The part of an RNA shown here (small-subunit ribosomal RNA, 5' domain) has 524 nucleotides and comes from a hot springs metagenome.
Model confidence (mean pLDDT): 84 of 100.
[in-house]
Context: one part of a larger RNA
Parts: sequence; C1' cells; structure tokens
RNA sequence: GAUUGAACGCUGGCGGAAUGCUUUACACAUGCAAGUCGAACGGCAGCACGGGCUUCGGUCUGGUGGCGAGUGGCGAACGGGUGAGUAAUGCGCCGGAACGUAUCUGCUAGAGGGGGAUAACGCAGCGAAAGCUGUGCUAAUACCGCAUACGCCCUGAGGGGGAAAGCUGGGGAUCUUAGGACCUGGCGCUAGAGGAGCGGCCGACGUCUGAUUAGCUAGUAGGUGAGGUAAGAGCUCACCUAGGCGAUGAUCAGUAGCUGGUCUGAGAGGAUGAUCAGCCACACUGGGACUGAGACACGGCCCAGACUCCUACGGGAGGCAGCAGUGGGGAAUUUUGGACAAUGGGCGCAAGCCUGAUCCAGCCAUUCCGCGUGAGUGAAGAAGGCCUUCGGGUUGUAAAGCUCUUUCGUUGGGGAAGAAAGCCCUUUUAUGAAUAGUAGGAGGGGAUGACGGUACCUGAAGAAGAAGCACCGGCUAACUACGUGCCAGCAGCCGCGGUAAUACGUAGGGUGCGAGCGUUAAUC
Repeated sequence: GAUUGAACGCUGGCGGAAUGCUUUACACAUGCAAGUCGAACGGCAGCACGGGCUUCGGUCUGGUGGCGAGUGGCGAACGGGUGAGUAAUGCGCCGGAACGUAUCUGCUAGAGGGGGAUAACGCAGCGAAAGCUGUGCUAAUACCGCAUACGCCCUGAGGGGGAAAGCUGGGGAUCUUAGGACCUGGCGCUAGAGGAGCGGCCGACGUCUGAUUAGCUAGUAGGUGAGGUAAGAGCUCACCUAGGCGAUGAUCAGUAGCUGGUCUGAGAGGAUGAUCAGCCACACUGGGACUGAGACACGGCCCAGACUCCUACGGGAGGCAGCAGUGGGGAAUUUUGGACAAUGGGCGCAAGCCUGAUCCAGCCAUUCCGCGUGAGUGAAGAAGGCCUUCGGGUUGUAAAGCUCUUUCGUUGGGGAAGAAAGCCCUUUUAUGAAUAGUAGGAGGGGAUGACGGUACCUGAAGAAGAAGCACCGGCUAACUACGUGCCAGCAGCCGCGGUAAUACGUAGGGUGCGAGCGUUAAUC
C1' cells in the first nucleotide's frame, strides 16, 4: 500500500447492489418447512345442492358438486442445512471394465381366463388416557394361482422356468339383461433388447506438519475352490504358500472437508476455501437392517446410551447442522414478515393442490458504487474568537446582505415492465368409420402481480431537513498561545515531559479523508 463474512470508539442525509453465528456439531418453547391423485377402490364423517316425507321444528336419501378418515399408486433418496469426522474408503485431473437404472425416449411382442383375503365400516370387550384386541361384512391398477412366451433366465442342449390391469373421453350402424357389448382416442399395465441422463466400482499422478514417531502387518500378501454382490475383488469362508509395505518416509501422532475460486503480488509465489457453483461426509451419540429403481434414509423403523417432557405409575413421547425465533457462549452476526405473481420441483389427463426451494419485503454504514448537504455576487475586509513587535495579522468572500436554483428529502397527481403459457373460440394437419374426441401447428378472445401504486414521469412549497472523524516533532501533508512541570500523560519506530513542550491537556489556526473517519485483529 492492498484486502476482510470483521469488531470497537466518535459521528451519521438519501438511493442502488450485495453480505450477515467465523464462537458451543451447545440445549431448544411455538408456528410452518412433503405432499398429491375420486380419471385405481370400497365408500361417505363434515359442507353445499337436488329429491322424498313433514306436525314446517325437522327428518331421510351418495342422487349431484365434492370429500374427512381408509385401501392403493407416485413422491417422500430431490430440494434445504452444517463441516463434526475424514490425510485418503475423500477431492482434483487423466484413464479403465466386471455393473444398476423408477420417471423420459425410439423399437419388438403381449395384455386371455380365474381365485381367496383385508382395511375402512358395524358389533362387542379391556382400559384413566394414549392406544389395543376379538368377531362379522366388502372393493380395487392391493394380493395369489392357471394359460400363453417373439425376445428373456437356467441348462448336461434333451429340456425346464417365468408376466400382465384396468380407468376414462367420444360415437354411426347392429345386439342388449338398458349397465353395456362393439368401434375408436387418451392415460396406464407386462416381457425384452437399445438410447439419454444419473449412479455404483477400479487404476496412475497430485493433495499439510512432525524422525524429539523406524520399523509396520495374520485376512496380513498371493493362490485354488466355494459363498456373496447389481457388479470386479480377502468382500467373506475352507485349504495351501510366506509373503506384503517402508528413509522416494511405512506405521504413529497432530492439524484439516477438497476443488472451481478469493486476497495479495510485476511475476514466481505466499495466504485462504464466507457468499455462488461441483464433489464428499453428517443429521442428539453409537449400532443395525427394512421398504424401495434408488437409503442403510435430517422432518422413516428397531436396539442401546445421555438428556428433556407427559402420566391416573400400568406405560408413553421427542430430536431446528430446514425457515423464522429463544436461552447460552461470544468482541460479534437480522423478522416468530408476504406470496406461490415469476423460475424450478412433487402429484394429477387437466383444472389445480403443496412447496420457509425460490421470488420479495423488513433490520444492520457490514461492504462496494452513486448522489446530496446549495449556486452566483458580496470588503465596511463587520462583529466575535485567536495571535500580536499593539502598528496590525488571521479566521475571511467566510458570514450578513442581494439575486437565483430545487437534485435528494416532504407533499399531491399520473404510471410501466416483470405475463404468456395454462383456459375458451375458430381453422389446419395427424389419428380415426366419423364433421366426434384427442394431440401438434396457426389465428383470435378474455383472465392471472407477492413486491406495490414499486421503478419512472410530473405539479407545489421552500436554502428550506442533511458533516463529521483523525492528525499537525521526524518518518508524514499540516504551528502558534495558554496550562502542566520526569507529574499528569503520549508513543507504530526513533523518542517527548525535570518552568519558555510545534511531541502531554485545551484553544485558535492548519492538513488529510469525508457519510464516514480512526483504532484493534488478520493475510499478502
């Protein structure tokens, strides 16, 4: 000199953009953060409508819109947080072969015929509650057989094994038990081999300090066989061999998430890893598996532990390193806000619902950037202050006065863009028996904004509402007076102060920066 996720002191007008627990991975009150689908299903608590009865008070009725709870599907493995652990099972970079993959995508083949349950619900029981039990009824895209098998799997090549599910929109003939059959479109379903994206695994190289850590290692190193996995492998096991690593630093100990980057520097380097992005690890502590395409799962389960809470003492409940917020720790770090309008995600045919992701707003000079606190004129060089050689000098065109302007702020009016998709109508192409329906294209219509009456534009009034901080011995820009008297004090280094202190304290003046200025800490 540059820099910071800074803090402290004094001071503080406005706006834009960004950042904001670096410490206790300490403990957490409260609310919210993952749901959705009635176009899978039986149903129907509550609400609204319709209908029946009615003594006009009501009552009955899944008939309709819809839908609590339940079965079922998909999601919950993403998104969000934190950096405890980890020195290599990680990360970075370059390669590799023995794998998996729900949803998406192009293709091949199918989707036939049956069955038994079970929740919800009803009844009963125990019980203080939470909850639980027995019994009876019922559905499905839930579950289980049978048939079939182009691909597929096993094989000793003969053979053997293995699947499925429907729901819904529209409709001209024909049939009909008036539900439909039938035709057709959409969404689904089963099997298989691909694609894309994603993930698992392996290797080389690089990746902090210590030798006041020199030897370490028995599943250890390799082989054969077997098991196991989605997959290679001592991954695991039986047997055999006795190996393997190490001064090019094994082992041990300490410290640490890694990277793109960031800061600094002419560079080489050094320091660092907040925000943003990629990867990894973790989710009260330790262990374990279940489900599933995917987890050994932050807001799932089981066991153990510590802690907290409820209890009628029999027994139960919990996990903010999600967003806010509280206590504690600390020099120190924000609101228990708004909205799903946009972007994105989950579910759904869709309408839509959910989304503390996200977008916004709030707080803080924490940082960066921009603007303002007026402009011109004005010498009697006013008054006052300070100094003085008492003549004067300086503050100083500074003020006052006169003439203007009105950024920002205040107040009134106008007022975007972020919003075109979805939706509706018309038309065209494809499908199709079809002018129906659906999908794609084109044209048209009307609706949708948290921010927020925001950005921006404009009217009005009025210089009106807006300057401080540090320093002035040298380094280093800027000097005098008074007070003090090795005292009080200053200080980054040299050093000032013991009676004329430009170095302490105050004042006047000056210098530097300026809504900031200094100090401290830290890095180069």